Record summary
RNAcentral holds the full RNA, with entries from ENA and SILVA. This is a predicted structure of a 476-nucleotide part of an RNA (small-subunit ribosomal RNA, 3' major domain) from an uncultured Eubacteriales bacterium. The coordinates come from a structure-prediction model, not an experiment, and the mean pLDDT is 83.
Context: one part of a larger RNA
RNA sequence: UGACGGGGACCCGCACAAGCGGUGGAGCAUGUGGAUUAAUUCGAGGCAACGCGAAGAACCUUACCUGACCUUGACAUCCGGACGACCGGGGCUUAAUCGCCCCUUCCCUUCGGGGCGGCCGAGACAGGUGGUGCAUGGUUGUCGUCAGCUCGUGUCGUGAGAUGUUGGGUUAAGUCCCGCAACGAGCGCAACCCCUGUCCUUAGUAGCCAGCAUUUAAGUUGGGGACUCUAGGGAGACUGCCGGGGAUAACCCGGAGGAAGGCGGGGAUGAUGUCAAAUCAUCAUGCCCCUUAUGGUCAGGGCUUCACACGUGCUACAAUGGCGAAAACAAAGGGACGCGAAGCGGCGACGUGGAGCAAAUCCCAGAAAAAUCGUCUCAGUUCGGAUUGUAGGCUGCAACUCGCCUGCAUGAAGCCGGAAUCGCUAGUAAUCGCGGAUCAGCAUGCCGCGGUGAAUACGUUCCCGGGUCUUGUACA
Numbered sequence: 001u002g003a004c005g006g007g008g009a010c011c012c013g014c015a016c017a018a019g020c021g022g023u024g025g026a027g028c029a030u031g032u033g034g035a036u037u038a039a040u041u042c043g044a045g046g047c048a049a050c051g052c053g054a055a056g057a058a059c060c061u062u063a064c065c066u067g068a069c070c071u072u073g074a075c076a077u078c079c080g081g082a083c084g085a086c087c088g089g090g091g092c093u094u095a096a097u098c099g100c101c102c103c104u105u106c107c108c109u110u111c112g113g114g115g116c117g118g119c120c121g122a123g124a125c126a127g128g129u130g131g132u133g134c135a136u137g138g139u140u141g142u143c144g145u146c147a148g149c150u151c152g153u154g155u156c157g158u159g160a161g162a163u164g165u166u167g168g169g170u171u172a173a174g175u176c177c178c179g180c181a182a183c184g185a186g187c188g189c190a191a192c193c194c195c196u197g198u199c200c201u202u203a204g205u206a207g208c209c210a211g212c213a214u215u216u217a218a219g220u221u222g223g224g225g226a227c228u229c230u231a232g233g234g235a236g237a238c239u240g241c242c243g244g245g246g247a248u249a250a251c252c253c254g255g256a257g258g259a260a261g262g263c264g265g266g267g268a269u270g271a272u273g274u275c276a277a278a279u280c281a282u283c284a285u286g287c288c289c290c291u292u293a294u295g296g297u298c299a300g301g302g303c304u305u306c307a308c309a310c311g312u313g314c315u316a317c318a319a320u321g322g323c324g325a326a327a328a329c330a331a332a333g334g335g336a337c338g339c340g341a342a343g344c345g346g347c348g349a350c351g352u353g354g355a356g357c358a359a360a361u362c363c364c365a366g367a368a369a370a371a372u373c374g375u376c377u378c379a380g381u382u383c384g385g386a387u388u389g390u391a392g393g394c395u396g397c398a399a400c401u402c403g404c405c406u407g408c409a410u411g412a413a414g415c416c417g418g419a420a421u422c423g424c425u426a427g428u429a430a431u432c433g434c435g436g437a438u439c440a441g442c443a444u445g446c447c448g449c450g451g452u453g454a455a456u457a458c459g460u461u462c463c464c465g466g467g468u469c470u471u472g473u474a475c476a
Base pairs, nucleotide, nucleotide: 001476002475003473004472005471007470008469009468010467011466012465013464015460016459019424020423021422022421023420026315027314028313029312030311031310032309033308034306035305042053043052064301065300066299067298068297069296070295073125077124078123079121080120081119084116088103089102090101091100092099106115107114108113127290128289130288131287132286136284137283138279139278140277141275143273148187149186150185151184152183153182154163155162156161167178168177169176193267194266195265196264198235199234200233201232202231203230204229208224209223212222213221238261241255242254243253244252245251317417321376322375323374324373325372333364334363335362338357339356343352344351345350383414388409389408390407391406392405393404394403430452431451432450433449434448435447436446
C1' cells in the first nucleotide's frame, strides 16, 4: 500500500422486513448427472453450468457407431501427358461410388499454338469439429450501470508511498457546494441518441368521416382535412416561479401552474480492473499430433436409451370454476418456391377453389380473458387430463426406430404440496390471448406485442451483496 476480521462508524440494493404469486409434492415437456450402449458426438459446472452453445437432431444437419468404398483426394496453387467431347444433360444399375447406354460437340488464332473446363500421372501439398482457452487474437460472462479508477505539475516523506480522491454538508452519482498544500486534467457519472407521455405546424393516400349528399347493407360512392392516424419539422421541464428549512451555498420539504416535476417512464450505452472465468467446435492462430487416415464418400443406426437424482418450465388439483349459447374491444408483426379470401366438401385436422396482395389497399386474422344468459352443486365430479386403443389429416424421397395435428373411445396421478427456496415496488406482479425468428414439417423454449390489472414498504436490528472512512495485523 492492499487484502482480511464472528472490529467500529456512515450509506445503498426486492438484501431483509411488509405484501402478492410461485418452485419444492402430481402428470407431462425440456436440459443435466448417473446408468446403459456398437455409439448414446463435443462443449458449459456455485452465484456467473443445467428450455445453456442448439433462432428447430426423421435423412441432411452430424462432429459419434457399424458396414461398404476412395487415396493428390470433396476443396486451392504449381508441373507433365493425352484429349477436343474425355465435359455437360438424360436413362439403366448401385445403399453410394464404380460401370453401361443415348443425346450434345467450347472460345481465340499469325494455324505453330494459346485460353477454358474436365481426364490421367508424379509429387510438392491439400485436409483434420485431432490436442493445448494454462501459448494466443478476437468475442463474451461476472462483480456492476456498482461509483469508482488514474495522470501531469507542485508539496511532504531517506524510501515504499502520501497528498489531490481526505474533512463538513448534499446527491442516483468522485453529483454539486464549502473548506483544505494543493492546482489542474483524463477514463467513468450525467448530457448528447432511440422509443413513449402533451401541444402546434406541414402533408391527406392505401388511412380517417364531424358536417352535406348517396346507398338494401358496408366510408360503399360523391365529397371533406375537421377528428383519429401516419411521419417530417418544431414547442415543452429548467428547481424556471412562490413559501419554508439550510451556512447567505449546494441542496431538501411543501405549493402553484402544467399532459408531464425535480433523473417524467423505458431502452441503448458497461471505467481501471477481478476470476490463468468461458470459447482452439463461429472465426483466426503458435506449437504438437494424423497423412491408403485422426482425411474423404455413402447407407443404416445413434445424439430420442431409462431402476434413478437434480435444475428450468407447462397443465392441474376446481365454483373468483367447468361446459354450452349468443356475442364485444387490441397492439406489434409476417407474406412471392410466399400469404392465400369468398364459395363448396368434411364432425374435425384438412381438402377443393383461386379473388386479391412485393401490401396503411389484399391475406395470415377468429384476439382471449372480460361482460350477458343457461346449466352443473362440492363429488376424484360435467374437476383434471396423463396413458392406451382405433380411424384419419398434413409436411416430406421417406414419419418403424423418431414428427405434428384431428375425431371417437379410454380417463392415471393429483383435493394446494416437508425441510427449504425464487420472482416482483406500478401499468409492475398476477392473469389473458396475439405475432415473429429458426423452419419442408416439428415449442410448454426464446424474442416481442398488446388486453385486464392488484397488494405492500413501519423501518434498517438481523441474513446476502456492494460503497466510503477508520482500526487491528495470523497474510501478500